[in-house]
RNA sequence: CAAGCCCCUGUGGGAGAGUUCUGUUUACAGACGCCGAAGGCGCAACCCGCCCGGAAACGCUCAGGCCCAAAGGACCGCAGGGAGGUG
Numbered sequence: 001c002a003a004g005c006c007c008c009u010g011u012g013g014g015a016g017a018g019u020u021c022u023g024u025u026u027a028c029a030g031a032c033g034c035c036g037a038a039g040g041c042g043c044a045a046c047c048c049g050c051c052c053g054g055a056a057a058c059g060c061u062c063a064g065g066c067c068c069a070a071a072g073g074a075c076c077g078c079a080g081g082g083a084g085g086u087g
Stems, first nucleotide, its partner, number of pairs: 001087001006082008018032001020031004033066003039062001040060003046054002
């Protein structure tokens, strides 16, 4: 003192599912039917190597979401900052 790894911020992309019914405040609530890519939970594919370890884009649907739009959105790209200290 890099690149990569980890964290934060900004920015670009970003799916799925209701042209349902009722109420009438036009945006919400309820009923039924759905979705999985915030979160959460579960199994364990896998990783690690002995630890009552880690762990999915798989499963569940508590939460969240479901004309369009807005918001949110796992994940990916770019830029900046921080930590750390392998080389």

This is a predicted structure of an 87-nucleotide RNA (Glycine riboswitch aptamer) from a Gammaproteobacteria bacterium. It matches the Rfam family "Glycine riboswitch aptamer". From the family's description: This family represents the bacterial glycine riboswitch. Of the family's consensus pairs, 91% are formed in the model. NCBI's taxonomy places the organism under Bacteria, Pseudomonadati, Pseudomonadota, Gammaproteobacteria. The prediction has a mean pLDDT of 77.